[in-house]
RNA sequence: GAGUCCCUGGCAAAGAUAACGCUGGCGGCGUGCCUUAUGCAUGCAAGUCGAACGGUUCCGAGCAAUCGGGACAGUGGCAAACGGGUGAAUAACGCGUAAGUAACCUGCCUCUAAGUGGGGGAUAACUCCGGGAAACUGGAGCUAAUACCGCAUGUGGUGGUGAUGCAAAAGUAUCAUCACUAAAGCCUUCGGGCGCUUGGGGAGGGGCUUGCGUCCGAUUAGCUAGUUGGUGAGGUAAUGGCCCACCAAGGCUAUGAUCGGUAGCUGGUCUGAGAGGGCGAUCAGCCACGCUGGGACUGAGACACGGCCCAGACUCCUACGGGAGGCAGCAGCAAGGAAUAUUGUGCAAUGGGCGAAAGCCUGACACAGCGACGCCGCGUGGGGGAAGAAGGCCUUCGGGUCGUAAACCCCUUUUCUCAGGGAAGAACACUGACGGUACCUGAGGAAUAAGUCUCGACUAACUACGUGCCAGCAGCCGCGGUAAUACGUAGGAGGCAAGCGUUAUCCGGAUUUAUUGGGCGUAAAGCGCGCGUAGGCGGCUUUUCAAGUCAGAUGUAAAAUCUCCCGGCUCAACUGGGAGGGACCAUCUGAUACUGCUGGGCUAGAGUGCAGCAGAGGGAGGUGGAAUUCCCGGUGUAGUGGUGAAAUGCGUAGAUAUCGGGAGGAACACCAGUGGCGAAGGCGGCCUCCUGGGCUGUUACUGACGCUGAGGCGCAAAAGCGUGGGGAGCGAACAGGAUUAGAUACCCUGGUAGUCCACGCUGUAAACUAUGGACACCAGGUAUGGGGAGUAUCGACCCUCUCCGUGCCGAAGAUAACUCAUUAAGUGUCCCGCCUGGGGACUACGGUCGCAAGACUAAAACUCAAAGGAAUUGACGGGGGCCCGCACAAGCAGCGGAGCGUGUGGUUUAAUUCGAUGCAACACGAAGAACCUUACCAGGGCUUGACAUGUCGGAAGUAGGAACCCGAAAGGGGGACGACCCGUUAAGUCGGGAGCCGUCACAGGUGCUGCAUGGCUGUCGUCAGCUCGUGCCGUGAGGUGUCGGGUUAAGUCCCAUAACGAGCGCAACCCUCGUCGCUAGUUACUCUCUCUAGCGAGGCUGCCCCGCAAAACGGGGAGGAAGGUGGGGAUGACGUCAAGUCAGCAUGGCCUUUAUGCCCUGGGCGACACACACGCUACAAUGGGUGGUACAGUGGGUAGCAAGGGAGCGAUCCGGAGCUAAUCCCCAAAACCAUCCCCAGUACAGAUUGCAGGCUGAAACUCGCCUGCAUGAAGGCGGAGUUGCUAGUAACCGCGUAUCAGCAUGGCGCGGUGAAUACGUUCUCGGGCCUUGUACACACCGCCCGUCACGUCAUGAAAGUCGGUAACACCUGAAGUCGAUGGGCUAACCCGGUCUCCGGGAGGCAGUCGCCUAGGGUGGGACCGAUAAUGGACGAAGUCGACUAUUGGCA
Repeated sequence: GAGUCCCUGGCAAAGAUAACGCUGGCGGCGUGCCUUAUGCAUGCAAGUCGAACGGUUCCGAGCAAUCGGGACAGUGGCAAACGGGUGAAUAACGCGUAAGUAACCUGCCUCUAAGUGGGGGAUAACUCCGGGAAACUGGAGCUAAUACCGCAUGUGGUGGUGAUGCAAAAGUAUCAUCACUAAAGCCUUCGGGCGCUUGGGGAGGGGCUUGCGUCCGAUUAGCUAGUUGGUGAGGUAAUGGCCCACCAAGGCUAUGAUCGGUAGCUGGUCUGAGAGGGCGAUCAGCCACGCUGGGACUGAGACACGGCCCAGACUCCUACGGGAGGCAGCAGCAAGGAAUAUUGUGCAAUGGGCGAAAGCCUGACACAGCGACGCCGCGUGGGGGAAGAAGGCCUUCGGGUCGUAAACCCCUUUUCUCAGGGAAGAACACUGACGGUACCUGAGGAAUAAGUCUCGACUAACUACGUGCCAGCAGCCGCGGUAAUACGUAGGAGGCAAGCGUUAUCCGGAUUUAUUGGGCGUAAAGCGCGCGUAGGCGGCUUUUCAAGUCAGAUGUAAAAUCUCCCGGCUCAACUGGGAGGGACCAUCUGAUACUGCUGGGCUAGAGUGCAGCAGAGGGAGGUGGAAUUCCCGGUGUAGUGGUGAAAUGCGUAGAUAUCGGGAGGAACACCAGUGGCGAAGGCGGCCUCCUGGGCUGUUACUGACGCUGAGGCGCAAAAGCGUGGGGAGCGAACAGGAUUAGAUACCCUGGUAGUCCACGCUGUAAACUAUGGACACCAGGUAUGGGGAGUAUCGACCCUCUCCGUGCCGAAGAUAACUCAUUAAGUGUCCCGCCUGGGGACUACGGUCGCAAGACUAAAACUCAAAGGAAUUGACGGGGGCCCGCACAAGCAGCGGAGCGUGUGGUUUAAUUCGAUGCAACACGAAGAACCUUACCAGGGCUUGACAUGUCGGAAGUAGGAACCCGAAAGGGGGACGACCCGUUAAGUCGGGAGCCGUCACAGGUGCUGCAUGGCUGUCGUCAGCUCGUGCCGUGAGGUGUCGGGUUAAGUCCCAUAACGAGCGCAACCCUCGUCGCUAGUUACUCUCUCUAGCGAGGCUGCCCCGCAAAACGGGGAGGAAGGUGGGGAUGACGUCAAGUCAGCAUGGCCUUUAUGCCCUGGGCGACACACACGCUACAAUGGGUGGUACAGUGGGUAGCAAGGGAGCGAUCCGGAGCUAAUCCCCAAAACCAUCCCCAGUACAGAUUGCAGGCUGAAACUCGCCUGCAUGAAGGCGGAGUUGCUAGUAACCGCGUAUCAGCAUGGCGCGGUGAAUACGUUCUCGGGCCUUGUACACACCGCCCGUCACGUCAUGAAAGUCGGUAACACCUGAAGUCGAUGGGCUAACCCGGUCUCCGGGAGGCAGUCGCCUAGGGUGGGACCGAUAAUGGACGAAGUCGACUAUUGGCA
């Protein structure tokens, strides 16, 4: 975060490790290729020993012989298997931990026993001759040893045989005997030392074996032939199918084998309250690897990183014949990547190799360099300094803030610079890379040193300007459409700080996988139901054992890390010492309550028997009547049927209707119930047969035999499928008729599958009580079905108790609430199933099942910030109930048609100024546009301005201003004349003011925003509502009160009531009209009255009757001028419509300033194909014309109203009495009387036009009103529709007045004449109250689903195609071990011989063959990846229709 609330539930915000962006003062300690186990130029990283050996060479001494010394390639020895790197492989005895080895090995070191005699033959080096480009190599000859080989000896050792002790065991110790079996020397100061050989111990190191622990996937369920075991032989240091021959047929697996994916393991480390979760950098232990694959050799140790052989890939050299190589050592390069350092110094220390030693080697290591990569520490100054500088920013213009901050004064020197001194690290004499470093001293000088992110809420921190759904921000919600605390900038503020932010990953928050610590009636979640396997769990009592469990002891749990204490670097990080901690595991000893094992017993669980009971329980076979339809026959005639209304259909070939007969199928009215039975699905006429389960009673029998139940098996509505029947009615599909904008629907007429039966399949439903099963416990009341007992009775009822079922209401308790509540959703135990945000998706792929349809199992990418439950308040409903209103109805008169007036739209125009726009704009703003008004247009002018205030300056015939000139005017020239006020002076003499000119501030704007506003107004609506305090109820929103029963015009009043009261509204109070009384009164000759204007009275359901509830109130009546609100007016609750108005006024912000301001002339607002609205006049005889006679009221009048009189046909004019008004004037018409007209476009109607006049006004052309004469249009009562009105009202008639010079069919008032109708509330509109549903809350003008069309982005699946991986089958097969083989070669040793030699043997070398096998080839499958017609998902303001309201208009 959704109108709100509670709940469910997901999403989002603070530590660790890196990279990136901005920034960067110092030091210490750490740390630095996470990616391509990719490829590597160059240098270095493993040598050493002359005291093992022959030799070469150099130096010194010496005449030489010879002696001494140094260096070196080679032979030989030791090392090279350590150290250093990396994490590819590996899910494994690989690692961890605990054990075993009586199944084993061990160089150097150490202790100990014994020995070290005497011989032999070669070969490198070297010399010579060759081959080759090179790497390298062939032949011949010489030579040494601590190299190699015999012989002797045998302390011993090994093997055989025999014996003894210990021992579970293949062992060990001892004894006897037989056989076999060893060596090397060098140095010496001559004392010895170092070696060598054979043994036995030790230490340290290793090999092998075992228990336990060690990731994910079942959409991987079966795997295995050397496989499992045995015997024998081989092999090894050693056990073992490790290998071979033979024999047996085993072994592993749901406690997850096999297969696939991923991964080095651990100490630890990060996080967390913990339990856990993630990770496995540096350091340490183990393992594995060393270009890829295979192999052995040497050796104490390797199947060997800087060794060898072979195969392969790659790179390099080549004279093309051949060769060389392996940085996952240290640096470094390239590539990859977001990303990770110097081709440094030194062996001074520590450690290692060799050596007797000196010493040599050591990219291990010690140091330095680079990187804010991390942790830690320090600094960038300290004190004073204004009611507060300048400047910035904001401002209500007063001020506020940056801010003691700065400047300035005083002080300090960590750091920095310079100079001087100068270590420890060294033991052990020499020897210090680091390093002239740390540190110390002195001098200088505040000097050399602050950034980054944020400021809408979460989340600490706000203003201005710019921008205007743009640019942009964003972790989530969301900001931005002209006043943005959310963008950008600035000022200010907040956080952290040499760093700060962002991104990525992990833990946390997340009780959001719940062991600690969750759930499943409606939110996601109980399998449709049963039977039952494995498993889990299990009644009372007792015995044994000691497996689980508990306790103690011992061992182990490496060091480092962690915690505590102490110490060393000035502190800290870092580091030294000491102590602590313990899971797991092993062994030993002990305990025995509980669980378990073993044995015995019990009956309360469970089951059996016996006696009864109810039932649509199931299966099979019969049988019955009513009804529908069809067929046959009779009667009978024109319709029938169906619907909202119709039509299709049927019917003169005789239907429907009606009677009789017949056929056939399906279903069983009434009984019938909130009833019964069943595990569920489900079961309904009656009878018979077969059969399952339940209940009650009894307590005879068994003796825990029980509960649940993964897999498994069975049953399972409707629809559907297969085969064969059957088919009356109904009836998907289909056809037709209607309806409709359409109608592939709802309605109607038909109608096929199907529905029915038999057999088989399918296996799903809102298969629901949306509630798994079992057991126990925890108030009741009531109804009903089936039993039993008691009581009662002759008996059946009744009544009481009890068991089992089915419902309702309710306590405690539970629940988010609704609700559940002994039939639990309460309290507990046991077992099973299931859930973890919405969509994608009851989907895809794979698998299993199925004849098919399809079912079961069941994802991911992607996407959203929600989806959802229950309740609450409203609003809405073509939901319900009650009620009201000129709302309908009943009436009267109209409008809508005509002409004209006026307003509006539209169009036109230079302009037709602007606003008002459903009701609630449209005779509205406008109570009156010829100029003015006037805001618009054209043209001509002015610029401090037509108007206000202020500052500064100026002018002296100043202000003003006449003639006259230009001009349409405004305006511009012109300048005769010529002032005013205050003080002052002899004096207009001087000073000041007003005024004038100029300058600067500013004026001005009917320019924009009514969606920034005030005020005012309209509307719902004069509708009866809208709220509050306290209390009560509810977790809460909220409810109650305000509902209910009556009543009213009214939330008006009464009664009832967890409410009691109150407020704003209603009513009343106010004005006016109507009756009466009193008082006063101008006008008037007078005056009761009338009138005028003031004060009172009167009306309150007060009185009577009836109804109602003893109420409120209603009905009737009396009296009265008036009767139930007497009529009318003013008065408009909380609020709604971003309603109207910036053009009445006011006002924020924006815009304009020689113009959007101001003045003037003329024009326009008055246009005119058209449309609408409000009116006027008519269409005529209830009329029109003519003549005559009457009767009002409200109001107005001195720049005015104007009488009588006169002129004119008249408008009007002349004239002016009277009147500042109850005094004078304006002043009636319909009506009535008489007469003409005679139903026609007229003697109706008057538009239009012509002529002639009048009035107002500077001025009637555009564009006023009136008069006379003439002209005489449309129009004959008005379509759909629509308006007003309920009584002095409608209708008709005139009069007055505001505005106004003039102009009224409009507005506001006034009187005159004066009706009709209301049964009633079904319907239309609007409203009120209660209730109901809701997916609405911008509130039905709401919300919202799917197809189609369009556009965007990423992605899953899919026939096929391409590539990769691991196995398998067959072929081929290098090196090499092992084996075999023979007319090869061959120093030592042995034998023989004719003995400087020859032959043979042993041994060795080479060759060939065989087994195994890396690799290669072929093949069919498996798995994975890429591509891909098409389909699906997501998004938005299109199209079409649909859904959500007890009828969403088809429950």

Notes:
A computed fold for a 1451-nucleotide RNA from an uncultured bacterium, annotated as small-subunit ribosomal RNA. Its mean pLDDT, the model's own confidence on a scale to 100, is 82. The RNAcentral record of the sequence draws on ENA and SILVA.